[in-house]
Parts: sequence; structure tokens; C1' cells
RNA sequence: CAAGUUAGCCGGGCAGUCGCUAUUUAUAGAGGAAAGUCCGGGCUCCGAAGAGCAUGGUGUUGGCUAACAGCCAACCAUUGUGAAAUGAGGAAUAGGGCCACAGAGACGAGCGUAUUUAGUUACGGUGAAACGCGGUAACCUCCACCAGGAGCAAGGCCAAAUAGGAUGACGAUAGUAUGGCUCGUACUGUCAUCGGGUAGGCCGCUAGAGAUGAUGAGUAAUCAUUAUUCAAGAUGAAUGACUGCACAAAUACAGAACCCGGCUUAUAGGCUAACUUAUUGA
Repeated sequence: CAAGUUAGCCGGGCAGUCGCUAUUUAUAGAGGAAAGUCCGGGCUCCGAAGAGCAUGGUGUUGGCUAACAGCCAACCAUUGUGAAAUGAGGAAUAGGGCCACAGAGACGAGCGUAUUUAGUUACGGUGAAACGCGGUAACCUCCACCAGGAGCAAGGCCAAAUAGGAUGACGAUAGUAUGGCUCGUACUGUCAUCGGGUAGGCCGCUAGAGAUGAUGAGUAAUCAUUAUUCAAGAUGAAUGACUGCACAAAUACAGAACCCGGCUUAUAGGCUAACUUAUUGA
């Protein structure tokens, strides 16, 4: 000096003018992914919350976590000169399925030559592999471990209105009870069609497995102690517009709707640190 690998940060701030929402009247107001809805939970309700089968998920070992298919570490395998990255990481003698081309034939197969009572025995071609203990399980399967269901449109309270209407089926040897089936248990109606009324407000709703700093332990993920702190709660949907200033830039991807921990995807521009490789010079 060039190229790369890994990790992190910003992606907006201050002031003024006007406008909106919350409301403690003092202040605050859309993200690193708010996205996808792919995992795991908190929370709420159902099931007297139980057992089994089926079904689904995971798959080396250990640790972290509320938990996970996540994260960290080690081993193994593959890719790369390397820093690193990826992971489809148990079992092929329990059984089944499948295996291009070449070849007679790819798991009850059998071409050519010699040999034999006899595909009996031996050799040869093709092919990665042929008288068989080949490959494949992100094919079925087996093994080990794990798993109720539905979801804030959950659920609860207040108010209002109506026709607690009509018909049909099943009905205790029956039916219902939040994935399916069986058993158990509890309860006594259940389902379908037609018709009529209401659909408004409040809670849930933001102080939490929270955030930031310091110290200690640990390779790390993370944990403990301590100090400081409170960063939107809308409901047909607020969080905006203009001007100026600083800065290295204010631009890309893109907008909260119960909350949180992950993963995946999109992303203009800028900054920081460590590490690797080639060339040249000292």
C1' cells in the first nucleotide's frame, strides 16, 4: 500500500415557528430490523387438568438460558493459501424402498472360456462397486429424548337492545367437555336450518426474565453484587412540516398495536478494533 475475514457502533442530534397524541402540566412520542410469522416463552381461557396409542419435533459431547431447532466451547466432516465459514453430526447384520451411464446382470442376477453328474469349480469383459458384510435413513423405518389445545380478534367488567322465536335430527344402551382415537372422570342436553335484535364504553395496555455503568467469577455464552434510571400506548389509527447550526453522513431498507428471547430476510453511506494473505521497501 492492496485485497480479504470477524466483531461492534451510527443510521440521527440541538434551536426556532406552526400542527398532532399521551398526560404526572412536567415531559415524552416509530426500528436495527418494528418485516417474515419460522421457533421458544410470559400472560389469558378451556379441559376434575389423568393414562395410553397415533402424530409432531430434536439428534456428537458439555455448558448458558424462563425456554428453544437459539447462543458459547470442544471434537469430527466439508470448503478456502489463510484469517475463517458451513453442519444434512445416532443406527445400513431388525426389515423395506431406491441407485444414472457402461454392462449379460446392481442384492431370488449369471455373458464368454475351461472344468464338473450338476451354476459344481476356476479365470476373463463392463463398471467406483458383481458368486456379495456396496451406497443411500433431509426415503420409509429403528433407537434415545421432548411435546395438552387455542390465542390480546386471548380474556374480564359496565351499558343497550331483542323473539329465553320457529322447524327438524339424536337423546341416558345417548350427547357434550379447545387437534385425532381409546379408556377414565365430570355434567345434562347437543347439533343443523330459517328468522329477529345489539355491536357502545372501560380494563387488559406498558415498571419489565427492563435498560445503562462499575466490580468480581468464567476461554466464552453468561452469572452475582452494587449504583443510577423510567424512553409511545394510538384505536379507521398520533409520533409531522419548514428553517438554521454542528458533524465524517443524515441518505438506504423501511412504520409500533399485549410483551419478551432468538432465527431468517432487506439495507445507501460512514466510523472503530483485531486478525489473514500476496507484492515492494527498510